[in-house]
C1' cells in the first nucleotide's frame, strides 16, 4: 500500500422562534440500536389442576454462565481457508420400517472387458488394472502366486482392551484382532431430558341514562295500548333488586433497571459500594424553521424485560496474506 479477517464505538450539538405529549408545574422530561419481524425464554394477569399414562410439541458433543432460553462464554471433535480465523440441530443405522433415479456387468452385492489355467465355439480361478457412480468390498508399498487376493508383512486407518492426562466432551501410547455386513434420523422411529392454556383488547375497581333480559312485590282488575271491528279472555304500561353496560380510573412503568469505581473470573457473568431517575399516550405527542463551511444511512415506542434474527451511515483499533521502499 492493496486484500481480507476479529473486535469495539457513535448514531449529532448548541442557540432562537414556532408547534405537540406528561406530570412532581421547574426556564422539567418527552424514541432506538435496532423502538423492527414477532423467531426463542421470562417477569405479571386469569383460567385449569389429586396422582399417573398416552398423544403431541421441542431438544440433542463437554463444561460454565443465566430468572430461563432453542441464548452467551471457555473447550472437544469435524469441516472450510496458504494464514489471522469462521462455521456445524454434533445421541443412536448389529430394535424395526422406509428410500436410493440414472449409469453401471454388479449397489449388500460382483466377472462386461482385461490377466492366468486347462481337456479351448466351452469351462475353471482371479476384485491388481479399466469402465459406472454420491457411494464398489480398508489404503499404500513389499513378499507371495499360474495369475491374483490381508493370503501374508511393515505403515497408516478401523474396531477391541489396558495404561496415561483430562472434572468432562476427548487425546496419547502400548498390545490383541486381517478387518464381518453401505448411504440416509431437518425419512417415520429409538433413547434421554424439558414442557398446561391463553395473552395488557390480559385482568381489576367504580359505574349513569335509555333499551333489552330475568327474580319479587303490587293490581282500583280504573284508564291507555298490542292480540285485524265488537265482547270476554291475555300480555304490557306500576314499584324494588340484579344481569347487561357509552365510559372512566388502575394495570404503566424504579427495573433479574442503569452508570462509574472496586474485587473475583481467560471469559460469558457475578458481587459490594457510590450515584441517577431516562416518554407514558387510547386516533395515539417527541416536529418543523433559522444559525454556527453542516447532518446524512435504516428507521420511529403502546405492559416490561433476556437473547436471536433482518435492515442501514460513519469512525477506530489488534490481528493475516501479499505488494513496493529503506
Nucleotide at each position: 500500500c492493496g486484500a481480507g479477517u476479529a473486535a469495539g464505538c457513535c448514531a449529532a450539538g448548541u442557540g432562537a422562534c414556532c408547534g405537540c405529549g406528561c406530570c412532581a408545574c421547574g426556564u422539567g422530561c418527552g424514541a432506538g440500536g435496532a423502538a423492527a419481524g414477532u423467531c426463542c425464554g421470562a417477569g405479571c394477569u386469569c383460567c385449569g389442576c389429586a396422582g399417573g399414562a398416552c398423544a403431541g410439541a421441542g431438544u440433542g458433543c463437554c463444561g460454565g454462565g443465566u430468572a430461563a432460553c432453542a441464548c452467551c462464554c471457555g473447550g472437544u471433535g469435524a469441516a472450510g481457508g496458504c494464514g489471522a480465523c469462521u462455521u456445524c440441530a454434533a445421541g443412536g443405522a448389529a430394535a424395526g420400517u422406509g428410500c436410493a433415479a440414472c449409469a453401471g456387468a454388479a449397489a449388500u452385492a460382483g466377472a462386461c472387458c482385461g490377466c492366468c489355467g486347462c481337456u479351448u465355439u466351452g469351462c475353471g480361478g482371479u476384485a491388481a488394472g479399466g469402465a459406472u457412480g454420491g457411494a464398489a468390498a480398508g489404503g499404500c508399498g513389499g513378499g507371495g502366486u499360474a495369475a491374483g487376493a490381508g493370503c501374508c508383512c511393515a505403515c497408516c486407518g478401523a474396531u477391541g482392551c489396558u495404561u496415561c492426562g483430562g472434572c468432562g466432551a476427548c487425546g496419547a501410547a502400548g498390545c490383541a484382532u486381517g478387518c464381518c455386513c453401505u448411504g440416509u434420523a431437518a425419512a417415520c422411529c429409538c433413547c434421554a431430558c424439558u414442557c398446561g392454556g391463553a395473552g395488557c383488547a390480559a385482568g381489576a375497581u367504580u359505574g349513569a341514562a335509555a333499551u333489552g333480559g330475568g327474580a319479587g312485590c303490587a293490581u282500583u282488575u280504573a284508564a291507555u295500548g298490542g292480540c285485524u271491528g265488537u265482547c270476554c279472555g291475555u300480555c304490557a304500561c306500576g314499584c324494588u333488586c340484579c344481569c347487561c353496560g357509552u365510559a372512566a380510573u388502575c394495570g404503566c412503568u424504579g427495573g433479574a433497571a442503569c452508570g462509574u469505581g472496586c474485587a473475583g473470573g481467560c471469559a460469558a457473568c457475578u458481587g459490594c459500594a457510590c450515584g441517577u431517575c431516562g416518554a407514558g399516550a387510547u386516533a395515539g405527542a417527541u416536529g418543523g424553521u433559522c444559525a454556527c463551511a453542516u447532518a446524512a444511512a435504516c428507521a420511529g415506542a403502546a405492559c416490561u424485560c433476556g437473547g436471536c434474527u433482518u435492515a442501514c451511515g460513519g469512525c477506530u483499533u489488534g490481528c493475516u496474506c501479499g505488494g513496493c521502499a529503506a
Molecule: Bacterial RNase P class A